[in-house]
RNA sequence: ACUCGUUCUCAGGGCGGGGUGUAACUCCCCACCGGCGGUAAGAAGGUCUCCUUCAAGCCCGCGAGCGCCUUUCCGUUCCAGCGGGAAGGGUCAGCAGAUUCGGUUAAAUUCCGAAGCCGACGGUCAUAGUCCGGAUGGAAGAGAACGGCG
Numbered sequence: 001a002c003u004c005g006u007u008c009u010c011a012g013g014g015c016g017g018g019g020u021g022u023a024a025c026u027c028c029c030c031a032c033c034g035g036c037g038g039u040a041a042g043a044a045g046g047u048c049u050c051c052u053u054c055a056a057g058c059c060c061g062c063g064a065g066c067g068c069c070u071u072u073c074c075g076u077u078c079c080a081g082c083g084g085g086a087a088g089g090g091u092c093a094g095c096a097g098a099u100u101c102g103g104u105u106a107a108a109u110u111c112c113g114a115a116g117c118c119g120a121c122g123g124u125c126a127u128a129g130u131c132c133g134g135a136u137g138g139a140a141g142a143g144a145a146c147g148g149c150g
Stems, first nucleotide, its partner, number of pairs: 002150001003148008016030004031130002033119002035062004042054005057117002065095002067092001068089009099115005121133003
């Protein structure tokens, strides 16, 4: 250094102004935000044939959430069905989101310029990416320590 294992730590941002209204951080106008891995011609740095760090919300994939499936408990006198709770399932994948134009180039949906677009579920005096809640949760993954093999 590689690889395998165990443990631990970390792991999401954003409503400011105006309008209408009994009521809106939910509507309308102007704003604001962008998880993780990959790709990358850009940028910065170094010990400069090379290496390190950063670089895509909308390209590829992943994650949480809802749904779905399985098991189980409660209610409805039994069955079925329906309603509610708990646990499990990630090749079950339905919701599952969203980008174009111009420029440079051998090559760009990644660079430069411009204009667009998207954002779970439940709640709410009124419709929510930004408020409240599940969540002091879970998790893609990142890092550290220790140990095993060669």
Predicted 3D model of a 150-nucleotide RNA (FMN riboswitch aptamer (RFN element)) from Kaistia terrae. The organism belongs to Kaistia, within Bacteria. The sequence was found by an Rfam model in a public genome assembly. The coordinates come from a structure-prediction model, not an experiment, and the mean pLDDT is 77.